[in-house]
RNA sequence: UUGGAAUAAAGGCAAACCCGUUGAAAAGCGGGGACGCAAACCUACAGGGGCUAAGGUGGACAUGCAGGGUCCGCGAUGCCAGCCAGUUGCCGAA
Numbered sequence: 001u002u003g004g005a006a007u008a009a010a011g012g013c014a015a016a017c018c019c020g021u022u023g024a025a026a027a028g029c030g031g032g033g034a035c036g037c038a039a040a041c042c043u044a045c046a047g048g049g050g051c052u053a054a055g056g057u058g059g060a061c062a063u064g065c066a067g068g069g070u071c072c073g074c075g076a077u078g079c080c081a082g083c084c085a086g087u088u089g090c091c092g093a094a
Base pairs, nucleotide, nucleotide: 012037013036017032018031019030020029021028022027035082042086043085047084048083049080050079051078056074057073058072059071060070061069
């Protein structure tokens, strides 16, 4: 120097759930809390995959002068990196 995540050391993150808050929702943020994590840092048009469906749009139904209503679909421009991926990267033995 390279390799290697180890019952090592230092430091870090924080699932479910609860409270508050923003949002139509998915979800985000703050506090509590730890299931876990060697990238559980960062990147969400320009990789894949997943979630939601407000506006929009197709149909059905009821009402009907009109406006609008209910239900079932379609549909990101809204999200997710703790699904894979990409990028950067701390300590460090045998």